[in-house]
RNA sequence: GGGUCGGUAGCUCAGGGGUAGAGCAAUGGCCUUUUAAGCCACUGGUCGAGGGUUCGAUACCCUCCCGACCCA
Numbered sequence: 001g002g003g004u005c006g007g008u009a010g011c012u013c014a015g016g017g018g019u020a021g022a023g024c025a026a027u028g029g030c031c032u033u034u035u036a037a038g039c040c041a042c043u044g045g046u047c048g049a050g051g052g053u054u055c056g057a058u059a060c061c062c063u064c065c066c067g068a069c070c071c072a
Base pairs, nucleotide, nucleotide: 001071002070003069004068005067006066007065010024011023012022013021018055027041028040029039030038048064049063050062051061052060
């Protein structure tokens, strides 16, 4: 330098056109002598950045940034 894949909640990841979820974690409560475990509730996201297409973009297209791998 070229190519492929990825970037979404604090962490691990779904979701691939109709305004985003799960598990764990955090917080509050129940239970317990207390802790842990268990149960219930709840919080948390300019979906890496910018532009384009579209009535509508996390998703499709272009450029850039970051990471992993392959080729040279």
Predicted 3D model of a 72-nucleotide RNA (transfer RNA) from a Patescibacteria group bacterium.
The organism belongs to Bacteria candidate phyla, within Bacteria.
Its Rfam family is "tRNA". It is annotated as a transfer RNA.